[in-house]
Context: one part of a larger RNA
Molecule: small-subunit ribosomal RNA, 5' domain
Organism: metagenome
RNA sequence: GAAUGAACGUUGGCGGCGUGGAUUAGGCAUGCAAGUCGUGCGAGAAACUUCCCUUCGGGGAGGUGGACAGCGGCGUAAGGGAGAGUAAUACAUGGAUACCUACCCCCGAGUCCGGAAUAGCUGUGGGAAACUACAGGUAAUACCGGAUAAUAUCCCCGGAUCAAAGGUGUGAUUCCGCUUGGGGAGGGGUCCAUGACCUAUUAGCUUGUUGGUGGGGUAAAGGCCUACCAAGGCUUCGAUGGGUACCGGGCGUGAGAGCGUGACCCGGCUCACUGGGACUGAGACACUGCCCAGACACCUACGGGUGGCUGCAGUCGAGAAUCUUCCGCAAUGGGCGCAAGCCUGACGGAGCGACGCCGCGUGCGGGAUGAAGGCCUUCGGGUUGUAAACCGCUGUCAGAGGGGAUGAAAUGCAUGGGGGGUACUCUCCCAUGUUUGACAUAUCCUCAGAGGAAGGACGGGCUAAGUUCGCGCCAGCAGCCGCGGUAAGACGAACCGUCCAAACGUUAUUC
Numbered sequence: 001g002a003a004u005g006a007a008c009g010u011u012g013g014c015g016g017c018g019u020g021g022a023u024u025a026g027g028c029a030u031g032c033a034a035g036u037c038g039u040g041c042g043a044g045a046a047a048c049u050u051c052c053c054u055u056c057g058g059g060g061a062g063g064u065g066g067a068c069a070g071c072g073g074c075g076u077a078a079g080g081g082a083g084a085g086u087a088a089u090a091c092a093u094g095g096a097u098a099c100c101u102a103c104c105c106c107c108g109a110g111u112c113c114g115g116a117a118u119a120g121c122u123g124u125g126g127g128a129a130a131c132u133a134c135a136g137g138u139a140a141u142a143c144c145g146g147a148u149a150a151u152a153u154c155c156c157c158g159g160a161u162c163a164a165a166g167g168u169g170u171g172a173u174u175c176c177g178c179u180u181g182g183g184g185a186g187g188g189g190u191c192c193a194u195g196a197c198c199u200a201u202u203a204g205c206u207u208g209u210u211g212g213u214g215g216g217g218u219a220a221a222g223g224c225c226u227a228c229c230a231a232g233g234c235u236u237c238g239a240u241g242g243g244u245a246c247c248g249g250g251c252g253u254g255a256g257a258g259c260g261u262g263a264c265c266c267g268g269c270u271c272a273c274u275g276g277g278a279c280u281g282a283g284a285c286a287c288u289g290c291c292c293a294g295a296c297a298c299c300u301a302c303g304g305g306u307g308g309c310u311g312c313a314g315u316c317g318a319g320a321a322u323c324u325u326c327c328g329c330a331a332u333g334g335g336c337g338c339a340a341g342c343c344u345g346a347c348g349g350a351g352c353g354a355c356g357c358c359g360c361g362u363g364c365g366g367g368a369u370g371a372a373g374g375c376c377u378u379c380g381g382g383u384u385g386u387a388a389a390c391c392g393c394u395g396u397c398a399g400a401g402g403g404g405a406u407g408a409a410a411u412g413c414a415u416g417g418g419g420g421g422u423a424c425u426c427u428c429c430c431a432u433g434u435u436u437g438a439c440a441u442a443u444c445c446u447c448a449g450a451g452g453a454a455g456g457a458c459g460g461g462c463u464a465a466g467u468u469c470g471c472g473c474c475a476g477c478a479g480c481c482g483c484g485g486u487a488a489g490a491c492g493a494a495c496c497g498u499c500c501a502a503a504c505g506u507u508a509u510u511c
Stems, first nucleotide, its partner, number of pairs: 001511004006507005013360006019353002026316003030313003035074003040071002047064007081271003091195007099188003104184008112146004121136006152161003166176002197243003204234003209231008246268004250261004273294005296307004324350001326349003332346001333344004363393004373384004397452001399447005406440002412434009455500005460481003466495005476483002
C1' cells in the first nucleotide's frame, strides 16, 4: 500500500447494488416451512333445487353439490440449513464398466375371465389422555387366482416361465391411464490412475490380514460374507500412529513465481438431539417417517404418554460481534391435478445495520471600512479572511402535489383457421380478443425556499502540516527512534494549519 462476513471510538444527509450468528453441531416458547388428486373408490355435512305430505313449525324421497374424515395414487430421497465428523468409503482431473433408473421422449405388443377381504361406517366396550379391543357389513386404478406370452427371463436348445385397471364421456383402437418389451435423455452405483496439511521427540504395521478354490449375497465386479487351502500384503518415494482440517470452481495479495484462504454464489461430500437398526420405495438406511437404547424437556387422573429450529422469523445463554415472530405466490422454479386450481418461510420483495463498494448532495457568483470577536505581536501590526455580514442567482437530493413507461410472458375462456381420427360437443397447433402486480419504479411537470444536511485523525523525524499558554521525569504521549526534571514545535488546552471526507481513526488478521 491492498484486503476483511470484521469489532471498537467519535461523527453521521440521500440513493443503488451487495452483504449480515465466524463463538455453544448449546437449549428452545409460539406461528408457519409438503402436500395434492372427487376424471381411482365407498360413504356423505352445509347450501341450492324438484316432487309429495303438512298441525305451516317442519318432515320424507330424488337430483346437484362437495366440507371434516377414510381407502387408494403420486410426491414427501427434491427444494431449504449446517460443516460436527472425514487425511480418504470424500474432493479435483482423466479414464473404465460388472450395473440400476419413477416421472419425460421415440418405437412395438397387450389391456380377457373371475374371486376373497379390509378401512371408513354401525353396534358394544377399555382408557385421564395418547390411543385401542371385539362383532357385523361395504368399495376401488387396493389385494389375489386363472387365461393369453414375445423381441423378455431361464435353458440340457427339447422346452419351460412371467402381466395388466380402469376413468371421462351419449359414444373411445383414437382422450387420460394401466401392463410388458426395445431405444434415448437426464440421474445414480461401482472400479482405476494422478494430485493435494503438519509431525520420526510416532518405525515398524496387518490375521479376513494378502491371494486362490467352492458356496452365499448384491442392481452390480470384489474378502463384500463364509468353509477350506497357501503365507502372504503395506512400509524411509514415510506404512502405522498422533494432531489439524469438509474438498473444488474460486477469493485476497503480488510484476510474476508464489504465499494465505475456502464467508456470500456454483458443483460435490457429510450430518439432522446422541448411538444403533432396518422397513417402504425407482431411489433412503430417510431434517419436519418408523423401531430400540441414552441424555434432556414437557403433560399426567401416577397406570402411562409426548417432543427434537444445523428450515423461515423469533427467544435465552455464551460472546468484541451479526437483522423482522414482515408482505406475496404477481414473476421464476417445484409437487399434485385432464384442467380450473391448491400448496410452496424455495423464491420474489419490503424492513433493520455506513458492514462493504459505487454515485450524489451539504450551494453558485459578487463582496474590503480587509467589520466585530478570537489568536499572536517587536504594540507598528499580522492572521483567521472573501471567510462572514450584505447584494444577485440556481434548484441536484430530501419535502409536498400530479403524470408515467416497465418488471406480464403465459394458463384458462371465447371466436376463427389448420392437422389427427369415420365423425363430433374429442384432441393437438396457430392467430385475435379477454384475464393476472406482493413489491418497486426509470423518467417528466409543478410548488416553496439556501432553506433540512460535516466531521474525524493528525501537525518532533520517518510524514503533508506550528505558535502561545498550562504542567514541571508529575500528569501524560508512544508504530519505531524517543519526548516530559521551569522558556516542551512530541504531554493538556487554545488559535492556526495538513490530510481524508459521510466518513475518519484504532485493534485484529492475510499478502